[in-house]
Formats: sequence, structure tokens, C1' cells
RNA sequence: ACAGCAGGCCACCUUAUCGCUGCAACAUAGGUUGGAGAGGAAAGUCUGGACACCAUAGUGCGGCAUAGCGGGUAACACCCGUCCACCGAAAGGUGAGGACCAGUGCAACAGAAAGCAAGUACAGUUCGGCUGUAGUGAAAUCGGCAAACUCUAUGCGGUGAAACGCCAUGUAAACCAGCACUUGAGGGCUGCACGCUCGAGUUGGAGGGUAGGCGGAUUGAGCUUUUGGGCAACCAGAAGCCUAGAUAAAUGAUAGGGAUAUACAGAAUCCGGCUUAUGGCCUGCUUUUAUU
Repeated sequence: ACAGCAGGCCACCUUAUCGCUGCAACAUAGGUUGGAGAGGAAAGUCUGGACACCAUAGUGCGGCAUAGCGGGUAACACCCGUCCACCGAAAGGUGAGGACCAGUGCAACAGAAAGCAAGUACAGUUCGGCUGUAGUGAAAUCGGCAAACUCUAUGCGGUGAAACGCCAUGUAAACCAGCACUUGAGGGCUGCACGCUCGAGUUGGAGGGUAGGCGGAUUGAGCUUUUGGGCAACCAGAAGCCUAGAUAAAUGAUAGGGAUAUACAGAAUCCGGCUUAUGGCCUGCUUUUAUU
């Protein structure tokens, strides 16, 4: 140098003008000024939680998930360390790494025979399929497979912000049909059963009416710097900081300059992860090979 391995960082920048969505101050009739305004994945909705409602989430069966050992965390299927196995020349990577001495099941090709054991060839024989040898195969009675059922241990109630709480507006407490009216229909979003609870209405038809607003909602397992502990994940302390909150949904357009061009993509309750998409830069490490 080529090739490879591991990790980290950035996400065009800046100025002006005109707009858009919140906030603060001043005005309050229009408004003025100041300051803030998408991501590393906001995505997939795959996971773990917070939060809300349903019995302060109950019992049994079923179901699902995890699986060496130790640690981290609010929790996890995530992360860290380490052992073992496999892959790689190495750096390093991957792991679906409990149990076939409970039961059931499965096994290509080859082979006489492959999961009730039965039995091939040859030889021996005490003549009893009794003994030995050979041959196929990963395996011939000794085993393998749980990315087969299953067993063991541990964990898991359901739903999902269109949750949920409230204010306001309107109305038909009318009509028709079914079921029910406490010996109770139906509801309480759980696969089934039980149990608990609400319960006088409820289902369908036809028709009438409303379709606005507030909270939840952004101060949080938060961010930055730093000190200490720990191999690490991470934990503890100190100081400082406030960093989108829309609701048909704002975050844009134009012009100049750097340098001419800019990837994947856009919040919608909030966090921790995983996975996928994607442009560029940097650091460390390895040495099968070539050159000096």
C1' cells in the first nucleotide's frame, strides 16, 4: 500500500427579507418587540416499561417468552464481563449453549436388518439362533435429535392516548320489531371455565340532532461539564441548563457568499432497547501477500 476487523463523530454552513406554530413582555381595536421551533433513525410497531381504564387484577386450565455462569438496569427478548462450541491466517465474529437415566416420536444414503429389535455371510460348537469374526453406516442395543412433542426453572392479566378525565352545544324519555324485567336480558375489550361486579333495559329498523373546547401533553429513569467507584455495562456526588408541542396538523420560500452539488428521511402520550434505510469523516487494531 492492498484487503479486512472494531469503535466514534457529523448530518451543508452563514447573512438578509418575507411567511408559519408555540412562549414571554408591552399594548389590548388592529398590533409591536424579544426569544424558541424535527431525527439519528422522528421509521418498522418488533420488544421492555411509565401512564390510563377494566375486581387495588382473582382462581384453574390453556397459551407465550426466556435458558452456560456472573453482573447492570425501572424493566427487558436489551447491555457488560467471562467459560465453552463453531467460523476466520489474524484482528475479531456468531451462538436457537437447561434436560433424551420420565414418557412419546423421528432418522436420507449405504446396509440383510435403523428404533417393539430382528437377523445376513463365514467359522466354531457342549447342537441351545450358543459363541466369535466380517461387512454398511454418524450410530447395529450402545447411542443421536428437544430449530420434535415434552419435562424442568423463571417470568408474563387484558386493552392502548381514537387510553382516560372534564366543560359546552343539540336532541326524540317519541315510533316499529325481537329478547328481558330480579327464577334477571345485557355489559364490564381476557382463548375457555369459574368467580367478582354493574344491572333495567338492550339489539335491530326507520328517523331526528350534534360534530366545539380544555386537560392528559411535554421537567424527564432529562441534558452538559466535572469528581469518585467499577475490567466494563453502569452507579454515586457536585455545579450549571430548559431544549418543538401542532390537532388537518407549524418547522418554509427567495436572494447573496463559502464550494457547484447534497444521502436516508419528517415529531403526534413519553422513555429504554432491537431491527431496517442512508451520505461523509476520523481513530485504533490485524498481516495470508507485494515493495522498500